A computed fold for a 72-nucleotide RNA from a bacterium, annotated as transfer RNA. It was read from a public genome assembly. The coordinates come from a structure-prediction model, not an experiment, and the mean pLDDT is 81.

RNA sequence: GACCCCUUCGUCUAGCGGUUAGGACGGCGGCCUCUCACGCCGCUAACAGCGGUUCGAAUCCGCUAGGGGUCG
Numbered sequence: 001g002a003c004c005c006c007u008u009c010g011u012c013u014a015g016c017g018g019u020u021a022g023g024a025c026g027g028c029g030g031c032c033u034c035u036c037a038c039g040c041c042g043c044u045a046a047c048a049g050c051g052g053u054u055c056g057a058a059u060c061c062g063c064u065a066g067g068g069g070u071c072g
Stems, first nucleotide, its partner, number of pairs: 001071007010025004018055001026044006048064005
C1' cells in the first nucleotide's frame, strides 16, 4: 500500500428496514434479615464519527477513525 472482518449501556451479548434498542453481570435504591449474604422489586446506562439511500436506518451504501487478519 491492496483486500477482508469487527465496532451496540461500565463489561459481555441479542436485535429478517417499522422493537419502548432487549438480556446477563455490575452500580444505585428499596423489601426481606438482629446484621451481612442469598432471594425479590425498581432504577441506572448504549448503536464509533460524518454523509447518502429510503416514507422510515443499529440494520443498506460511501468515506473517516480505532482494532484484528491475509497478501505485497